[in-house]
Predicted 3D model of a 72-nucleotide RNA (transfer RNA) from Candidatus Phycocordibacter aenigmaticus. Taxonomically the source falls in Candidatus Phycocordibacter (Bacteria, Minisyncoccota, Candidatus Phycocordibacterales, Candidatus Phycocordibacteraceae). Its Rfam family is "tRNA". About the family: Transfer RNA (tRNA) molecules are approximately 80 nucleotides in length. Rfam classes the family as a transfer RNA. Clan: tRNA clan.
RNA sequence: GCCCAUGUAGUUUAAUGGAUAGAACAAGAGUUUCCUAAACUCUAGAUCCAAGUUCGACUCUUGGCUUGGGCA
Numbered sequence: 001g002c003c004c005a006u007g008u009a010g011u012u013u014a015a016u017g018g019a020u021a022g023a024a025c026a027a028g029a030g031u032u033u034c035c036u037a038a039a040c041u042c043u044a045g046a047u048c049c050a051a052g053u054u055c056g057a058c059u060c061u062u063g064g065c066u067u068g069g070g071c072a
Base pairs, nucleotide, nucleotide: 001071002070003069004068005067007065010025011024012023013022018055027043028042029041030040031039048064049063050062051061052060
């Protein structure tokens, strides 16, 4: 330099072009307990960036970026 794949919450991930983007763990608060742990309840938190297609985009297209792999 070229090609392929990947990118969603702090982490691991789900979502057939159509529901307020769902869950687990982690975090915070509460109940319980003499205290801690455990258990239970509640809360907050995410689509890599920019454009395009579409009535509608996490999803499709183009470019860029990150990470990983292959060829030279």